[in-house]
């Protein structure tokens, strides 16, 4: 990179350094943001995919939280494909996209 298989309405800070734009891409909202957003970087913290243990024939259930990753504004911020619904809302799916692991 690229298959597959889970999860994605919970949660979680600060100092410094950059200085203009950010929230995945396209469009349409809507939020962050010189009181300095985004990003980096160090400390923290949040979490328990891997891991480690205890149960258990098996799926699996449960503690820990040293290790390997993640994440630390708003639901993946909404919607935008497709069902139902006169129409709006609001529902369920779906694709993308993120993140783990395994395999090429």
């Nucleotide at each position: 990179u690229g298959u597959u298989u889970a999860u994605u309405a919970a949660g979680a800070a600060g100092u410094g350094a950059c200085g203009a734009g950010a929230g995945a891409u396209u469009a349409g909202g809507c939020u962050c943001u010189a009181u300095g957003a985004c990003u980096c970087a160090c400390u923290g913290g949040c979490a328990a995919c891997c891991u480690u243990c205890u149960c258990g024939c098996u799926a699996g259930a449960g503690a820990a939280a040293c290790g390997g990753u993640g994440c630390u504004a708003a639901u993946u911020c909404c919607u935008a494909c497709c069902c139902c619904g006169a129409u709006a809302u609001u529902g369920g799916g779906a694709a993308a996209a993120a993140u783990a692991a395994a395999c090429g």
Notes
A computed fold for a 104-nucleotide RNA from a Saprospiraceae bacterium, annotated as SAM riboswitch aptamer (S box leader).